[in-house]
The RNA shown here (transfer RNA) has 72 nucleotides and comes from a bacterium.
Rfam family: tRNA. Gene Ontology term of the family: triplet codon-amino acid adaptor activity. Rfam classes the family as a transfer RNA.
Parts: sequence; structure tokens; C1' cells
RNA sequence: GGCCCUAUCGUCUAAUGGUUAGGACAGCGCCCUCUCACGGCACAAAUCGGGGUUCGACUCCCCGUAGGGUCA
Repeated sequence: GGCCCUAUCGUCUAAUGGUUAGGACAGCGCCCUCUCACGGCACAAAUCGGGGUUCGACUCCCCGUAGGGUCA
């Protein structure tokens, strides 16, 4: 340098072009307990950046950025 793959809450991970962007762990609060832990309930938290297509984009296309693989 060419080609291919990946990028979503703090972490891991779902999401037929029409979802309130879901779940687990972690966090905060409440309940439980003499207290802690366990357990129960609730809350907050995310689509890598820019453009395009579309009535509508996490999803499709293009250009970047970052990571990985492969061929030189």
C1' cells in the first nucleotide's frame, strides 16, 4: 500500500428501514437485615465523526477515524 471485518450505556452484548434503542454486570436510591452480604423493587446511563439515500437510518451508500485479520 491492496482487500476483508468490527465500532451501541462505565463494561459485555441484543436490536426485519418504523423500538420509549432492550438485557446482563457494575453504579445510585428504597425495601429487607441489629449491621453487612444475599435477595426484591425502582432510577440514571449509549448508537465513532462528517456527508448522502429515504416519508423515515443503529440498520443502506460514500469519505474519514480507531481497532483487528490477511496478502504483498